[in-house]
RNA sequence: GGGCGGUUAGCUCAACGGUAGAGCAGCAAACUCAUAAUUUGUUGGUUACAGGUUCGAACCCUGUACCGCCCA
Numbered sequence: 001g002g003g004c005g006g007u008u009a010g011c012u013c014a015a016c017g018g019u020a021g022a023g024c025a026g027c028a029a030a031c032u033c034a035u036a037a038u039u040u041g042u043u044g045g046u047u048a049c050a051g052g053u054u055c056g057a058a059c060c061c062u063g064u065a066c067c068g069c070c071c072a
Base pairs, nucleotide, nucleotide: 001071002070003069004068005067006066007065010024011023012022013021018055026042027041028040029039030038048064049063050062051061052060
């Protein structure tokens, strides 16, 4: 330098172009003499960044940044 894949909640990951979710973690409550465990509820998002297409974009297109793999 070229090709491919990835970037979404604190972490690990989902999500046919039409309300962004789950598990864990956090917080609160129940239970307990108390703690843990368990159960219930709940908070949390500029979908890497910038443009474009579209009535509507995490998703399609272009560029950039970062990470990984392969080729040279």
Transfer RNA from a Bacteroidota bacterium, 72 nucleotides, folded computationally. The source organism's lineage runs through Bacteria, Pseudomonadati and Bacteroidota. Its Rfam family is "tRNA". It is annotated as a transfer RNA.